[in-house]
RNA sequence: ACCUGAAAUUGUUCUGUCGCGCUGUCGAUUUAUCGGCAGUGAGGAAAGUCCGGACUGCAUAGAGCGCCAAACCUUGAGAAAUCUGGGGUGCGGAUAGAGGAAUCUUCCGUAUCAGAAAGUGCCACAGAAAAUAAACCGUCCGCCUUAGGCGGAUAAGGGUGAAAACGUGAGGUAAGAGCUCACGCGCUUCUCGAGCAAUCGAGAUUUGGGUAAACCUUUUGGGUUGUAAGACCAUGUAAACCUGGGUUUGAGGGCUGCUCGCUCGACCAGGAGGGUAGGUCGCAUAGAUAAAUGACAGAAGCCCUAUUUGAGCAAUUGGAUAGGGUACAGAAUCCGGCUUAUAGAUUUCAAGAAAAG
RNA sequence: GGCCUCGUAGCAUAACUGAAUAGUGCACCACAUUACGGCUGUGGAGGUUCCAGGUUUGAAUCCUGGCGAGGUCA
Numbered sequence: 001a002c003c004u005g006a007a008a009u010u011g012u013u014c015u016g017u018c019g020c021g022c023u024g025u026c027g028a029u030u031u032a033u034c035g036g037c038a039g040u041g042a043g044g045a046a047a048g049u050c051c052g053g054a055c056u057g058c059a060u061a062g063a064g065c066g067c068c069a070a071a072c073c074u075u076g077a078g079a080a081a082u083c084u085g086g087g088g089u090g091c092g093g094a095u096a097g098a099g100g101a102a103u104c105u106u107c108c109g110u111a112u113c114a115g116a117a118a119g120u121g122c123c124a125c126a127g128a129a130a131a132u133a134a135a136c137c138g139u140c141c142g143c144c145u146u147a148g149g150c151g152g153a154u155a156a157g158g159g160u161g162a163a164a165a166c167g168u169g170a171g172g173u174a175a176g177a178g179c180u181c182a183c184g185c186g187c188u189u190c191u192c193g194a195g196c197a198a199u200c201g202a203g204a205u206u207u208g209g210g211u212a213a214a215c216c217u218u219u220u221g222g223g224u225u226g227u228a229a230g231a232c233c234a235u236g237u238a239a240a241c242c243u244g245g246g247u248u249u250g251a252g253g254g255c256u257g258c259u260c261g262c263u264c265g266a267c268c269a270g271g272a273g274g275g276u277a278g279g280u281c282g283c284a285u286a287g288a289u290a291a292a293u294g295a296c297a298g299a300a301g302c303c304c305u306a307u308u309u310g311a312g313c314a315a316u317u318g319g320a321u322a323g324g325g326u327a328c329a330g331a332a333u334c335c336g337g338c339u340u341a342u343a344g345a346u347u348u349c350a351a352g353a354a355a356a357g
Numbered sequence: 358g359g360c361c362u363c364g365u366a367g368c369a370u371a372a373c374u375g376a377a378u379a380g381u382g383c384a385c386c387a388c389a390u391u392a393c394g395g396c397u398g399u400g401g402a403g404g405u406u407c408c409a410g411g412u413u414u415g416a417a418u419c420c421u422g423g424c425g426a427g428g429u430c431a
Stems, first nucleotide, its partner, number of pairs: 002352001004350007012300007020041010043328001047339002050337005055226001057224002062260004067222005072087003076083002088113001089111006096105003114217002119215002121211003136158002138154007166184006185208001189204006230281004241271005252264003301326011358430007367383004376414001385401005407423005
C1' cells in the first nucleotide's frame, strides 16, 4: 500500500425559477375563498413498536391464585429501562511450555452466565442395555457328550449411538470392575486461608450422563388501559313498538385471565326501526384527522472509471479533460433506550493475498 | 396511530405436547382405457416449512430479531 469483514463517528453545501403545509399581517371580494409580504418547516434512524417512563381513565386500586419479566460479582451514570469501567466462570480457537498419559498453564475471542445433588417428564432410529442399569459378541468358571450346548460370573475389549454410568496408569482378580491406590476432571457439605464480592487455593467428606429457549424450584419486580387514552361543546332522534330477564329473593354495570371483597344499582339483553356522521382541547417555537416539508436547472465538495500529461528507480502520487455515482429513508402525544436499514468518507481491530524498495 | 392474530408444493390443509424420507385432497406430467376427449385405473414429479441467528444430539414445532399479510379499536 491492496482486498474482505466487523465496530465506532459522520451522514454534503450554495444559487436561480416554480410549488406545498402552518403561523402572523395586509388587501380583495363571490363571505369562505383568493392574492401579496414576513417568519418557520424531518432523522440518525423520524422505521420496527421491542423495552422503560411522562401523561391518562378506572374504588384515592384492595386480597389470593394465575400470568409476565429479570437473574455471575463489583464501580459509576440514570427516574427507570438500559449503558459503562474492572473482575470471575464457562465455551471456542491458537501457538508455546509442563506431563508417561489423562490433563494443566499461557494468550486471544466470545456469552438471554441462578438451580439437573428439591421433584416430575423426555432422550427417536440404531444398540444387549438410554438411567431403580444391562450380558449380543467377547473374557473367565462349572457341568454335560469332543463339535457344541446349558448354568453362573464379568462392564476391561468389540459393535451401536449425539450421549454407554468419570479419564490415565498401576495394583488386584478365575476373568473383571472406583474394588483399592496415585495423579487428573467435575460435584455435595464442612473447616482454614486470599478477596468488598463473584470466585480461587488447601484439607477432610460425599459422589459422578444430558435437557430448565420441558414442566418446575429459588430470589426480586410488575394493578391494568393506551392520545382512536381521556375532557368539553354542538347537531339530531322514538322516553314509542315486539320478545325474554330483573326490581331488595339484586338483573346488569364499575378497564383486568379467574375467584373473592368493595361499590353503583332500576333497568338490562335481543329484534325490527328512527337519528347523527361535526368541532375544540389533549397537541408541542414542524405538525395533522388523511397527512406539507418538494420538482427542475446550474455550480461547488467528495468518490469511482477512462484518456492524457508531469514527479519518482519503484510501490505510488500531482494536474487537465470526459463520463458516471452521491446511500438508508419521511415526523402524527412527548421523552429515554434497544434492534434493524444505510452510498461515500474517517478511525480502530481481525483475516487474506502478492510484489517492489 | 394503538392493540392482536397468522405465514407449510400452484391452491386448500395436516403434522405445532421437538425425532430425521414433512402427509393428504384438488390441480400438473406420463402410461393404460377410448375412433377422439372426458370419466376411471396405474405410476411419477413438485417443498430453502416467509428470511436470518440461537437453544438442543436433533427445530415446521422452542427463543430472539427482521419481512409480509389479515383482523380489531373512535

Two RNAs folded together computationally: RNase P RNA and transfer RNA, 431 nucleotides in total.
Rfam match: Bacterial RNase P class A. Its family is annotated with tRNA processing, dimeric ribonuclease P complex and ribonuclease P activity in the Gene Ontology. The family's RNA type in Rfam is ribozyme.
The coordinates come from a structure-prediction model, not an experiment, and the mean pLDDT is 76.